RNAcentral holds the sequence, with entries from ENA. Predicted 3D model of a 436-nucleotide RNA (Bacterial RNase P class A) from a Burkholderiaceae bacterium. Taxonomically the source falls in Burkholderiaceae (Bacteria, Pseudomonadati, Betaproteobacteria, Burkholderiales).

RNA sequence: GGAGCGGGCUGGACGAUCGCUGGCGAUUCGUCGCUGGAGGAAGGUCCGGACUCCGCAGGGCAGGGUGCUGGUCAACGGCCAGGCGCAGCAAGUCGAAAGACCCAGGGCGACGGAAAGUGGAACAGAGAGCAGACCGCCGAUGAUGCCUCCCCGGUGCAGGGCCGCGCGCAAGCGUGGUUCGGGCGCCGCCGGAGGCAGCAGGCAAGGGUGAAACGGUGAGGUAAGAGCUCACCGCGUUCGUGGUGACACGGGCGGCACGCAAAACCCCACCCGGAGCAACACCGAAUAGGCACGCGAUCCGGCCUCGGCCGGGGAGGACGGCCCGUCCGAGCGUGCGGGUUGGUGGCUAGAGCGCGUCGGUAACGGCGCGCCCAGAGGAAUGAUCGUCAGCCGGGCAACCGGCGCACAGAAUCCGGCCUACAGGCCCGCUCCCACU
Numbered sequence: 001g002g003a004g005c006g007g008g009c010u011g012g013a014c015g016a017u018c019g020c021u022g023g024c025g026a027u028u029c030g031u032c033g034c035u036g037g038a039g040g041a042a043g044g045u046c047c048g049g050a051c052u053c054c055g056c057a058g059g060g061c062a063g064g065g066u067g068c069u070g071g072u073c074a075a076c077g078g079c080c081a082g083g084c085g086c087a088g089c090a091a092g093u094c095g096a097a098a099g100a101c102c103c104a105g106g107g108c109g110a111c112g113g114a115a116a117g118u119g120g121a122a123c124a125g126a127g128a129g130c131a132g133a134c135c136g137c138c139g140a141u142g143a144u145g146c147c148u149c150c151c152c153g154g155u156g157c158a159g160g161g162c163c164g165c166g167c168g169c170a171a172g173c174g175u176g177g178u179u180c181g182g183g184c185g186c187c188g189c190c191g192g193a194g195g196c197a198g199c200a201g202g203c204a205a206g207g208g209u210g211a212a213a214c215g216g217u218g219a220g221g222u223a224a225g226a227g228c229u230c231a232c233c234g235c236g237u238u239c240g241u242g243g244u245g246a247c248a249c250g251g252g253c254g255g256c257a258c259g260c261a262a263a264a265c266c267c268c269a270c271c272c273g274g275a276g277c278a279a280c281a282c283c284g285a286a287u288a289g290g291c292a293c294g295c296g297a298u299c300c301g302g303c304c305u306c307g308g309c310c311g312g313g314g315a316g317g318a319c320g321g322c323c324c325g326u327c328c329g330a331g332c333g334u335g336c337g338g339g340u341u342g343g344u345g346g347c348u349a350g351a352g353c354g355c356g357u358c359g360g361u362a363a364c365g366g367c368g369c370g371c372c373c374a375g376a377g378g379a380a381u382g383a384u385c386g387u388c389a390g391c392c393g394g395g396c397a398a399c400c401g402g403c404g405c406a407c408a409g410a411a412u413c414c415g416g417c418c419u420a421c422a423g424g425c426c427c428g429c430u431c432c433c434a435c436u
Base pairs, nucleotide, nucleotide: 001432002431003430004429005428006427007426008425009424010423012388013387014386015385016384017383018382020037021036022035023034024033025032026031039407043418044417046416047415048414049413050412051276052275053274054273058324059323060322061321063272064271065270066269067268068082069081070080071079072078083111084109085108086107092101093100094099112267113266117265118264120260134207135206136203137202138201141200142199144197145196146195147194148193149192150191152188153187154186155185156184157183159180160179161178162177163176164175165174166173167172215233216232217231218230219229220228234256235254236253237252238251239250240249241248242247280345281344282343283342290336291335292334293333294332295331299312300311301310302309303308316328317327318326352371353370354369355368356367357366358365359364390403391402392401393400394399
């Protein structure tokens, strides 16, 4: 100097003129002077509070919210710190590469429960949860077919031994019988060995489908396979150690059960009464007078000094999601028609802002000093001009020309979250390049 990631700040300055508005002062009541006058989000109205009123809000049901741990805060679904999980840049390791592994920092996570119950998983796929067999592997076991060999039997051919007969001097030849089984062929079959196929059957390793397929890798084992067995990893369980805790580490045991989803119902723990400044209070005004319909009371008992009082009943009401509960109760409800809607307070000094210091990793808190910073209500906060920051274009430069800006705008007030935003500034981490 550059790139990436993360975080924070800022959101023009000065002057003149003309306006608007709160306060204070002056006033000849016409005005005049001084002074204050939008934001980091004033926005969305998502969450939490202050404040106000309503049944002082007790219980139950319904409903809503929150959900790893510790802290912080008035409170919170915020914030801080930590744990665990997920994805993953740079660096590193392996590799020729593609890529794989490991991944500091930084990022993301509605991260209680699926060994309570009910339901769910489209499409694809054989099978989606007490699973399954499409391709594939095997066919050990039981049965079967075929092939080869051995053994056995029969038979034929060829042959050997022995005996007889014939011929021959002889060697030998011919012929008959008997016997052999070492050769070859055919047939049969009890058995044996081997091979092939495939039925029953076995398997779930591999392929394939899928977001997900009932632990992973390797070895042994087997007919082939499989936690079937073993080692390591994962998981469950138990014990120990460390930690406030989430959790981590280590030892033993278990052959693997308990797949996913609770941002499905649901279960568990904790929290929540409702409505909101058009709250609410005060002054003033109005709710008058009238018509129609409906419900109810004028009822009962007791006492009495005969005026009344007490109890029951009672339409309806207070009551606000509903019920219990508590209280009021002689008028109430609906429709038509008629009327009021001005003023003041609430209202801005506050969980306030700035600086310093102390405690804390931090969020945050304590203390000290200083400061006052809009308060309208048919609703002010504006417009014009000039100069300068700043930006763009041109120019070596002096300078010239243009723009001088985004998002937006208080409404009872605070703390957050989320969303919008031209331009500018700063900080942290990592890597690369150059120089010293």